Predicted 3D model of a 73-nucleotide RNA (transfer RNA) from a Clostridiales bacterium. It matches the Rfam family "tRNA". The family's RNA type in Rfam is transfer RNA. Gene Ontology term of the family: triplet codon-amino acid adaptor activity.
RNA sequence: GGAGGCAUAGCUCAGUUGGGAGAGCGUUCGCCUCACACGCGAGAGGUCACAGGUUCGAACCCUGUUGUCUCCA
Repeated sequence: GGAGGCAUAGCUCAGUUGGGAGAGCGUUCGCCUCACACGCGAGAGGUCACAGGUUCGAACCCUGUUGUCUCCA
């Protein structure tokens, strides 16, 4: 220098037929208990990396940028 993968909650990750943003763990509160743990219930927590475009509508499609990983030279 060229090519490709990945970026979604604190962590690990789903979600591509374009229309509801989610799971497990963690965390907070409540129940339970003499107390703790376990268990049960409820809640909080997100600029879907960034910018632009297409579209009635974008996490998802297109372009560029950034970060990271791999391959080629």